[in-house]
RNA sequence: UUGUUGGAGAGUUUGAUCCUGGCUCAGGACGAACGCUGACGGCGCGCUUCACACAUGCAAGUCGAACGCUUACACCCCGUGUGCUCAUCCUUUCGGGGAUGGGUGGGGUGUGGGAGUGGCGGACGGGUGAGUAACACGUGAGUAACCUGCCCUGGGCGUGGGGAUAACCCUGGGAAACUGGGGCUAAUACCGGAUGUGCUGCAUGCCUCGCAUGGGGUGUGUGGGAAAGGUUCACCUUUGUGAGGGGGUGUUCCGGCCUGGGUGGGGCUCGCGGCCCAUCAGCUUGUUGGUGCGGUGAGGGCGUACCAAGGCGAUGACGGGUAGCCGGCCUGAGAGGGUGAUCGGCCACACUGGGACUGAGACACGGCCCAGACUCCUACGGGAGGCAGCAGUGGGGAAUUUUGCGCAAUGGGCGGAAGCCUGACGCAGCGACGCCGUGUGGGGGAGGACGGCCUUCGGGUUGUAAACCCCUUUCGGCCCUGACGAAUGUGACGGUAGGGGCUAAAGAAGCGCCGGCUAACUACGUGCCAGCAGCCGCGGUAAUACGUAGGGCGCGAGCGUUGUCCGGAUUUACUGGGCGUAAAGGGCUCGUAGGCGGUUUGUCGCGUCGGUCGUGGAAAUGCGCAGCUUAACUGGGCACGUGCGGCCGAUACGGGCAGACUCGAGGGCGGUAGGGGCAAGCGGAAUUCCUGGUGUAGCGGUGAAAUGCGCAGAUAUCAGGAGGAACACCGAUGGCGAAGGCAGCUUGCUGGGCCGUUCCUGACGCUGAGGAGCGAAAGCGUGGGUAGCGAACAGGAUUAGAUACCCUGGUAGUCCAUGCUGUAAACGUUGGGCGCUAGGUGUGGGGACCGUUGUGGUGUCCGUGCCGUAGCUAACGCAUUAAGCGCCCCGCCUGGGGAGUACGGCCGCAAGGCUAAAACUCAAAGGAAUUGACGGGGGCCCGCACAAGCGGCGGAGCAUGUGGAUUAAUUCGAUGCAACGCGAAGAACCUUACCUGGGUUUGACAUACACCGGAUGGCCUCAGAGAUGGGGUGUCCCUUUGUGGCUGGUGUACAGGUGGUGCAUGGCUGUCGUCAGCUCGUGUCGUGAGAUGUUGGGUUAAGUCCCGUAACGAGCGCAACCCUUGUCCUGUGUUGCCAGCGGUGCGGCCGGGGACUCGCGGGAGACUGCCGGGGUCAACUCGGAGGAAGGCGGGGACGACGUCAAGUCAUCAUGCCCCUUAUGUCCAGGGCUUCACACAUGCUACAAUGGCCGGUACAGAGGGUGGCGAGACCGUGAGGUGGAGCGAAUCCCGGAAAGCCGGUCUCAGUUCGGAUCGGGGUCUGCAACUCGACCCUGUGAAGUCGGAGUCGCUAGUAAUCGCAGAUCAGCAACGCUGCGGUGAAUACGUUCCCGGGCCUUGUACACACCGCCCGUCACGUCAUGAAAGUCGGUAACACCCUAAGCUCAUGGUCUAACCACACGUUGUGUGGGGGGCGUGGUCGAAGGUGGGACUGGCGAUUGGGACGAAGUCGUAACAAGGUAGCCGUACCGGAAGGUGCGGCUGGAUCACCUCCUUU
Repeated sequence: UUGUUGGAGAGUUUGAUCCUGGCUCAGGACGAACGCUGACGGCGCGCUUCACACAUGCAAGUCGAACGCUUACACCCCGUGUGCUCAUCCUUUCGGGGAUGGGUGGGGUGUGGGAGUGGCGGACGGGUGAGUAACACGUGAGUAACCUGCCCUGGGCGUGGGGAUAACCCUGGGAAACUGGGGCUAAUACCGGAUGUGCUGCAUGCCUCGCAUGGGGUGUGUGGGAAAGGUUCACCUUUGUGAGGGGGUGUUCCGGCCUGGGUGGGGCUCGCGGCCCAUCAGCUUGUUGGUGCGGUGAGGGCGUACCAAGGCGAUGACGGGUAGCCGGCCUGAGAGGGUGAUCGGCCACACUGGGACUGAGACACGGCCCAGACUCCUACGGGAGGCAGCAGUGGGGAAUUUUGCGCAAUGGGCGGAAGCCUGACGCAGCGACGCCGUGUGGGGGAGGACGGCCUUCGGGUUGUAAACCCCUUUCGGCCCUGACGAAUGUGACGGUAGGGGCUAAAGAAGCGCCGGCUAACUACGUGCCAGCAGCCGCGGUAAUACGUAGGGCGCGAGCGUUGUCCGGAUUUACUGGGCGUAAAGGGCUCGUAGGCGGUUUGUCGCGUCGGUCGUGGAAAUGCGCAGCUUAACUGGGCACGUGCGGCCGAUACGGGCAGACUCGAGGGCGGUAGGGGCAAGCGGAAUUCCUGGUGUAGCGGUGAAAUGCGCAGAUAUCAGGAGGAACACCGAUGGCGAAGGCAGCUUGCUGGGCCGUUCCUGACGCUGAGGAGCGAAAGCGUGGGUAGCGAACAGGAUUAGAUACCCUGGUAGUCCAUGCUGUAAACGUUGGGCGCUAGGUGUGGGGACCGUUGUGGUGUCCGUGCCGUAGCUAACGCAUUAAGCGCCCCGCCUGGGGAGUACGGCCGCAAGGCUAAAACUCAAAGGAAUUGACGGGGGCCCGCACAAGCGGCGGAGCAUGUGGAUUAAUUCGAUGCAACGCGAAGAACCUUACCUGGGUUUGACAUACACCGGAUGGCCUCAGAGAUGGGGUGUCCCUUUGUGGCUGGUGUACAGGUGGUGCAUGGCUGUCGUCAGCUCGUGUCGUGAGAUGUUGGGUUAAGUCCCGUAACGAGCGCAACCCUUGUCCUGUGUUGCCAGCGGUGCGGCCGGGGACUCGCGGGAGACUGCCGGGGUCAACUCGGAGGAAGGCGGGGACGACGUCAAGUCAUCAUGCCCCUUAUGUCCAGGGCUUCACACAUGCUACAAUGGCCGGUACAGAGGGUGGCGAGACCGUGAGGUGGAGCGAAUCCCGGAAAGCCGGUCUCAGUUCGGAUCGGGGUCUGCAACUCGACCCUGUGAAGUCGGAGUCGCUAGUAAUCGCAGAUCAGCAACGCUGCGGUGAAUACGUUCCCGGGCCUUGUACACACCGCCCGUCACGUCAUGAAAGUCGGUAACACCCUAAGCUCAUGGUCUAACCACACGUUGUGUGGGGGGCGUGGUCGAAGGUGGGACUGGCGAUUGGGACGAAGUCGUAACAAGGUAGCCGUACCGGAAGGUGCGGCUGGAUCACCUCCUUU
C1' cells in the first nucleotide's frame, strides 16, 4: 500500500483470593406443540406418531389411418312381388283404383356406441422411508465384458405363400366370479419359403493399434438370418341392377424389415469418502483360486462337477445396535457440530413372504401365480380385495387441511390429426405454522381536570395521556369499472389483482417481565403457610423474589412456555487443552507391528509445488442488476463449489532405488569401582532352650498394677552343650541395580556400568499398541524348619464400655526348597530418547596436565546432593539430574458421588486380579495460597495465674439471695466466669406488678368537640371491710357577660396496659480488659485475597522508646492533660488557728494577731535533669547524690476496633402484635416473709494475742428544719420529760473503737459461744397476728478451727478496730457506699493450673473445637444388581413337509401350420420334427420338529447404593485429633475400626548428626 469485514461474556465452590472444574443463563433456528390474545394482505409450508386399518369417488389410457363383428342415427341404393301402413296428388261409380314419397324388408357408405383381436403406453408421472452400513449413496474413472423401444441421422429391402383364433352364433355348468363344448371369421396377430447391402457363426489370409486378455480395418471359403401393411388424391381395370366394392399404376401421409451412427437412458466393475459398540476378536466350505460345462445383454462361484487349500482380520474382519444417501438446511469467526421436512438427484419399498411371465425396459404401487395374516361377498360348493396416488374415515398422538374447481397454462400417454385421458399440474378452501409488508390515526391541546396509586400530607405519578379544536382515509365497508397470464381458438383462478367514487376517527391490542445475571419499584395481603424458581436462591410479621393493585420495562398481531439442535463450551482442544500437588505417567524392563530418524552423491518424480484442461448438474448461498407500489418472493449475470481426474512443468524438502561417509549406535583392546545376581562353604556377638556349678526369695512388668514365672530353687551368675534367625561397629541425603530391591567373611560362576585408546562395522538408531519376562509385603499348594518376633486367640489391666492402645502368654506366619499369586503412597506421586539454555558449592568413580611434594593446584568425563540466574508455574515450587526451550514415540485424563462397583469376558487352587459401565443423585467435588480461629503443637512475655506468705470459704448457728418443693398467690426479671447481700440505697398497709373477694366502664390520668348542669373541692352524718353509695351543709373567678376559665354528667374521637416480642429497636450497662492492641494514606511487593508498615534485635507497665529495615507518615488506643493525696511558696483570714503581747470568769473566752495548723484560691516541684556501671556513642537499665517525693510517687475518673443476636420492652423511649364492662382502673384482706431440702454471699463464734469489770487517750469523713437535738431531770435499760443551740469550719448527731493502765477468769462446752425459747418492756406507725427493731430478766443449742475442694490479698496493702451516710415513719443493715485508727508476712522463681499478648507451626474449622465429621442399626422414598422361574422378541442352524414357479427328464396323453409317405386330390390318413398337458426329479417361501445363541418384560426373596426432619450406638478422621495418618495384604470385631507384615510422608514436636548460605 492492497486485499480480507471478523471471534464480547455473566452467575454459581471461599470469610476472602487465584486456579482447576462442572452446572446454569443471555443468541440463533424449527414441518413444531401448548397457554393467553387476535385487524388485513402477499409468498411459502402443513401426519415428524401406527410402513396401523380403510367406506366412497376419482388418480392410465389411447388408436377405426392395424382387424373382424354389432347396427342406434344420417345419407344413398335395391326391392316393394305377395302383404301391412302413413302422407300428398290424380281419379272415383265414394266401395275403390292409380301415381309419387315415407316406414316396414334387403344392401351400401359414413358417424356413434359396445366389447373383442391387434399396436403403443400401463417400467413414466405420483407416494412413502419400512428395509438397507451396501458399490445403496456422493465423487472420479473403467467397460478391449454390455444392452437400449419411441426420437434424430446414413445405407439397403419390402417377394411369394399358408394355417388358425377371439369377438359372433348355437349349446352346457355356476349364486357369483367365471367357465366347458360345438360352429364361422379378419388383421400391421401367427407360421414356413425366397432374396441378403449391411449383420452374424466357423475356417483362413493381410494391414494397423493396445498395459494384458486383446481391439479396429479389410479379404477368401462355407453356414445362419428379414419384412406388414394402412391411408389421401388421380387415372386405369374388374365386378355388382345399383349404392358401391376389388385390383393395378402413380401420388400424400402414417407405418414395416435388415444394418450402421447419434442422442438420451440403463447394466456391470473399480479408486476415494461419510455412524456407534472391542463388555463383538477371530470369521469363512461356494468359502478363496483353478479347469470344464452351463447361464446372462454382459465379466464373474452367478450355477454346477472335479482339483487345490486357500481367502478376510487390530489400517478392526465377523457379530450387534442405529440409519435411506446426497445437493442442501440450521448453527458457528472459522475449523467444526447437528440435521436430511418442503424443492432437486439417486436408491429402496408398494398388505407380509416367495416366484416368475410379458416386454426395449419389471421380477412390475392402481399386472399375474403361490403361501400367510386380515377384511368383505356367498345359495357354504366357492369367490373378491390391498390409498406408503388425490380427497376423505377410524385409530394412534402434544400435533398436521377440502370427500373443492379446471385441464385455461406447463408437462406426460395414445393418435396422422381432431381429440381423449391426466387428483402430474394450475388454482381456490382451512390453519398467525413461518417469513415479509400495512394498519389500529395525524396535528394542536395544562385549570397539568376527574378517577386510580403512592405520600414526608407539601405533593408526586398515570400525563398531552383524556376531554376539546382542526385535519386525513391506508386497510375495512358500499357502488361502478376491470386486466396481464393467450401464439390463432380456448381463462379454473375471477368479477380476482388493479382503477374511480362514497362513508365516518369511524370497525381494528395484546402478551411477557420488573432480586442478581437482565431493561424495569412502590403499596397492600400472606407469615417456611400459600406459593415462586433457568442458576444462585426467595417466603418463619416491615417480602422491589409469593398473590393483587398502581406504575414501569420489553416485544407487538403477536407474546410467552415446553421440546430439539448449534453457539457461548479452548468443556474432546486439527485450528485450540492437559497429566509433580487440581482428573491424568503404565510397577519395571525387553521387544513385534507401527510411527519417527545422521552426513553426502546420483537417479526416480510417490508425496509436495506451479500452470492448464475436463468435471464438480439445476436450485440454493454471497455480490451487483431487474420484475411485482415496498419487502418476503421471483428472474437473469458473476462469484463460490476449498473436491476428483487428465496433461505439461519444477525437484529444494519428505520418500523409493543405487552408491559413499563417520560424528549416532555397536564392537575390539587396556584399565577401574561396586551390599548387582546365583551357588557352595565358613565365622563371631546376642536371644532362647538343655545339663551342671554357685546362690536365695523373689523375678518380671507398668503411668500404677495384675495376669505370668519362682522354695519342685526362679531371677542373678559361671561353665558346657543344642538350635534357628539376623549380620552391631565400619555406615555415610556413600555405592550397585531397569524396577522390586541389595549389607558378616571366603571361593566359584555370571550381568551391567564408567574411564582411556580411536583399531573395526558403517545408521546397524529412538520409541514401542499387542506380546513376553521380572516384580516388596501379605496370601495359597506340597515338603521341611521354627531361636526370636508375632495377626488370630487367651488371660491381666484401663474404661461408662474397651471386641483397642499397655502387660503376660501365644497359633498361623516370618526361614529353606519348589510351584502359584501379580498387587502397594510399586512415589521423585515427575514415561523413554536426543539436542540446546548463567553459575556456585559438596560428595562417589576414572583418567589428564602443572608443579613439586602438601592432606597440593588446574581443567575433564560419568554418577549423586544442595543453593541459585533467565525462563516456566494457579501458587507452592522447578531450575544442565527442568516442572526451561525444541523434536520423536508410547501411556493416560475430561465435574463429584454411584464405582474401580455390577454384568460379560480373560487369568487364578482360592483369596482375588485385569478389563470396565448404567440408572439414579448433587451444585458442587477439588488444588495452591491468604486472613483468622483453634490444637490434649512449639518459642518468647505478662497478670495474686502458680509458687512463697497472711487471712478466709467449704463443717456450726443465724442473716440475706437463689434453686427446688409448696401454695389461691408465693408477681416479674437476672442463670458459667460476666445470675444468686443482683434490679431492692428499706415488701407490716402503701410500695405491688401476684392471689381471693367486692366495685367500676370516656374510665385513676391527657387532649379536643357537642349538648346539659353547676362550682369542684371542703366539712358533717348514715350504710358498708373499704372502694363506693345515700343524705345534709355551704358555695367560685375573670369580665370584653361570652360558644370564657374551672368543673360534674351524657356522647364521640380516644385514654389505659409492669400484656408479648431485648431475636424488630434507641438509650444505658456488663464482659474480654486498663489487655496493648485496632486501623488508615501514600509507596513497595504479590495475578490476587493480602503482605509490608505492625516483623526482627533490644527495651518498657505499654505498638513505651531506640536501633535495624521498602517503607515513610498518620489516626483511635497507651501515656499526658482532669480530680484527689504527699512537700514548699504565695494571697486571704471566719465560724478556723493561737507563737508572741495584754486581759480573764481559765473555756482562743475577750482584746488582738496571720506567724503556725487548717480552709479556700494561685503557683513551684520530678525531667532519668546530675554522677558512675552496663548497653549498639541508642532507647533503656542498675547504683548513687540531692530531694517531701525518683524513675508511671499513691489513688481515682477515663474503657480503642470489636466480641458475646450478652443484659434490660419491669427505669425511660419506641416499631409491630394483642386486651378494650378488661390483660384497664379502684378497694379490703392475703401473698412476695411458706420449708423435707440444695447452693451462693455474709455475720457471729469455737476463745487466754482472749472474755468480763473499772479507769483513761487519740480520728477522719459525713448528716441535720416534717430535721439534728445539747445541758438538766426520770428510768437498770430501750427510752421518756423537756427544750438551749443550729439551715450549721460556729450548734447537734458525738461517748470513736481496737489501744493504754489496773483487776478478775485459768483451759472448762467454760465468766468461751450466743442460737433458741419463756416472761416483762420501749419506740415508730391508722395498725407490729400473719410479719418490725430495740431494751431488761431468765433460758443457754450447735460449735473445741472445719473432707474433697475453693476464695481474697504484694503496703499504709492484707488482717483487725470502730465511725458516718444513702434508702428510711420504723426496720429485718450482719448488706451497700464511704471514713479514718492500729498495722504485718512473703514473692526462690515461671516447670505446672487459669486468663491474656506477640511470633511460629498444623488444620478437612470460618456459625470458626460448644467446630467438623465416620460407620452400623431403625423408619420412609427412589433407581439398580442377583434370583427358583415365567412370558416374549430377533437372527441363524439341523431335519421333516413341500406351494407357485424356473429348470431337467419323460416310456402316458393331446397336437392346425413344417417335412416325408400313402390314398388319388375341395382333402384325408399315417409317420417324423416341434409343441402342449400330465407325471417324475433338483431348487424352493410359508409351515412343523429340535437343541442352542443373543436380547427384553415380570419375579417371592436378597445385595449393596442414593436421598430424606432435630431417631439409636459409639468417636474412626481433620491439631501430635489425644495410639501420627495413609497404601497393599491377611485375620478379627455391633459399628466406625483394631492388630500383624512390608511400604510411603501427603506426619507434628524436640534433640543430635549431616549439608547449604552469610560473616

The RNA shown here (small-subunit ribosomal RNA) has 1559 nucleotides and comes from Actinopolyspora saharensis.
The source organism's lineage runs through Bacteria, Bacillati, Actinomycetota, Actinopolysporales and Actinopolyspora.
The sequence is in RNAcentral, with records from ENA and SILVA.